[in-house]
RNA sequence: CCCAGAUAAAGCCAAACCUGGCGCGAGUCAGGGACGGAAAACCACGGAUCUCCCAAUGCUUGUGCGAGAACGCCGGGUUGCCUCU
Numbered sequence: 001c002c003c004a005g006a007u008a009a010a011g012c013c014a015a016a017c018c019u020g021g022c023g024c025g026a027g028u029c030a031g032g033g034a035c036g037g038a039a040a041a042c043c044a045c046g047g048a049u050c051u052c053c054c055a056a057u058g059c060u061u062g063u064g065c066g067a068g069a070a071c072g073c074c075g076g077g078u079u080g081c082c083u084c085u
Base pairs, nucleotide, nucleotide: 004083005082012037013036017032018031019030020029021028022027035072041078042077043076045075046074047073049069050068051067052066053064054062055061056060
């Protein structure tokens, strides 16, 4: 340096839910809280998913030189702690 990830050590993050705030909305921020996570750190690059706008329709579908959400859905890219093997 690369790979690997354990009954190791030091730690880290934080699902659902609740409270308050922001947003038309998907959702997000802070606090509480832990389902879990060896990248559950970062990136919207590809796919999938979701929201808003438009149209039709009667609650679903479709279209797009549209705009967004989400990395804890999958893939990809970047970076990082430790060392039993």